[in-house]
Context: one part of a larger RNA
RNA sequence: CUUUGACCUCAAAUCAGGUAGGACUACCCGCUGAACUUAAGCAUAUCAAUAAGCGGAGGAAAAGAAACCAACCAGGGAUUGCCUCAGUAGCGGCGAGUGAAGCGGCAAAAGCUCAAAUUUGAAAUCUGGCGUCUUUGGCGUCCGAGUUGUAAUUUGAAGAAGGUAUCUUUGGGCCCGGCUCUUGUCUAUGUUCCUUGGAACAGGACGUCACAGAGGGUGAGAAUCCCGCUGCGAUGAGAUGACCCGGGUCUGUGUAAAGUUCCUUCGACGAGUCGAGUUGUUUGGGAAUGCAGCUCUAAGUGGGUGGUAAAUUCCAUCUAAAGCUAAAUAUUGGCGAGAGACCGAUAGCGAACAAGUACAGUGAUGGAAAGAUGAAAAGAACUUUGAAAAGAGAGUGAAAAAGUACGUGAAAUUGUUGAAAGGGAAGGGCUUGAGAUCAGACUUGGUAUUUGCAUGUUGCUCUCUCGGG
Numbered sequence: 001c002u003u004u005g006a007c008c009u010c011a012a013a014u015c016a017g018g019u020a021g022g023a024c025u026a027c028c029c030g031c032u033g034a035a036c037u038u039a040a041g042c043a044u045a046u047c048a049a050u051a052a053g054c055g056g057a058g059g060a061a062a063a064g065a066a067a068c069c070a071a072c073c074a075g076g077g078a079u080u081g082c083c084u085c086a087g088u089a090g091c092g093g094c095g096a097g098u099g100a101a102g103c104g105g106c107a108a109a110a111g112c113u114c115a116a117a118u119u120u121g122a123a124a125u126c127u128g129g130c131g132u133c134u135u136u137g138g139c140g141u142c143c144g145a146g147u148u149g150u151a152a153u154u155u156g157a158a159g160a161a162g163g164u165a166u167c168u169u170u171g172g173g174c175c176c177g178g179c180u181c182u183u184g185u186c187u188a189u190g191u192u193c194c195u196u197g198g199a200a201c202a203g204g205a206c207g208u209c210a211c212a213g214a215g216g217g218u219g220a221g222a223a224u225c226c227c228g229c230u231g232c233g234a235u236g237a238g239a240u241g242a243c244c245c246g247g248g249u250c251u252g253u254g255u256a257a258a259g260u261u262c263c264u265u266c267g268a269c270g271a272g273u274c275g276a277g278u279u280g281u282u283u284g285g286g287a288a289u290g291c292a293g294c295u296c297u298a299a300g301u302g303g304g305u306g307g308u309a310a311a312u313u314c315c316a317u318c319u320a321a322a323g324c325u326a327a328a329u330a331u332u333g334g335c336g337a338g339a340g341a342c343c344g345a346u347a348g349c350g351a352a353c354a355a356g357u358a359c360a361g362u363g364a365u366g367g368a369a370a371g372a373u374g375a376a377a378a379g380a381a382c383u384u385u386g387a388a389a390a391g392a393g394a395g396u397g398a399a400a401a402a403g404u405a406c407g408u409g410a411a412a413u414u415g416u417u418g419a420a421a422g423g424g425a426a427g428g429g430c431u432u433g434a435g436a437u438c439a440g441a442c443u444u445g446g447u448a449u450u451u452g453c454a455u456g457u458u459g460c461u462c463u464c465u466c467g468g469g
Base pairs, nucleotide, nucleotide: 027058028056029055030054031053038045042093068076069075080107081106082105083104090098091097111324112323113322114270124150125145126144128142129141130140131139132138133137159266160265161264162263163262165260167259168258169257170256171251172250173249174248175247176246177245178244179241180239181238182237183236184235185234186233187231190206191222192205193204194203195202207224208223209213215227216226217225275296276295277294278293279292280291281290302319303318304317305316306315359366360365379406382393383392384391385390
């Protein structure tokens, strides 16, 4: 000097990991914020601390362990929701109207953490790189963060330090089974006879099961044909440990940690905040319930509250200005289930159907109508006329008087056929006739069948009598 690697300072590119937007919005929280309406007018009031608008979440949210409620009390004891309190106390042109809370009963229940202390005989704490292991992490090591304070201890019901007395309780990993979730398989009894019918799931007869006679399907009302239904029934596979129970196994703790009785000495507790004035708003909150702006602005035997302002005094009750917290509660959105004294195609969602579709409007937006052949297409082969459509036959079918304009097929209305009437429009009322048709009743004749009776003839059989053999 070159190359490579490392180191120092800087730039760019690529970026492990991490974070945010936007949508949805039924329920929830925070802000903003009307008017229609009511007051039989209208201005305060009411509608309403609502709608529209904006922002932010979660499966719930918010609230929440008292600067509470009470006060007759040696009283209750976080929050939330329900019943009641109560249409009460109140507010209110005290008009219209509006309108809570304590107690009591119930649902659900759960309590905690910081800041403020000298560990001061020792930052005891934590991120990261590297290595290693049994890998949401443990251990080792090295930088770094950090005394302008990371840990341990303590949170007012206390607590700390010192002494005293006695007992009580313990952490983690792995495996198996139950439990939970998902998904399979299996689990009773007639398709017996007769009739009707296209079809038996109908009627009749004889049975069977039943912890199963819920429901659906199958050519008509099916416990018993099929699928299912019932039973803390059987059996198999998979997933997850997020917590609970039982068992087994391994291992760490420990002169460790936590709790309890009594005595002594101490005992820090949140500021432009509390509070006051004023303005606005809000509330049932009325000489001011809450909130916000501006001005002033504290204390520590202090401070707040005690529903009528102020002074003095006593009492009671909490401890604000920092924070976390499950359940009971809400839910016209989403996902997954179940049901119904709901509607049944002009109803019920606007939408049972290719519905926010067709269509209308420049656009915002508005916004319909429309379900049913049959058990099964067996959806009409073939012949014939016709260019075809269509028709005439034929055929399918239980039915085509079910033919993809299809179940049933009302009414206004139209055609055809038949009957009647027609001077005073048609129509209407009352009365009385004529014609046609008809349920039912009656009468006559004929034919056929069945049953009964009477008479006669013929034949057969039986009994009795007489005669003959």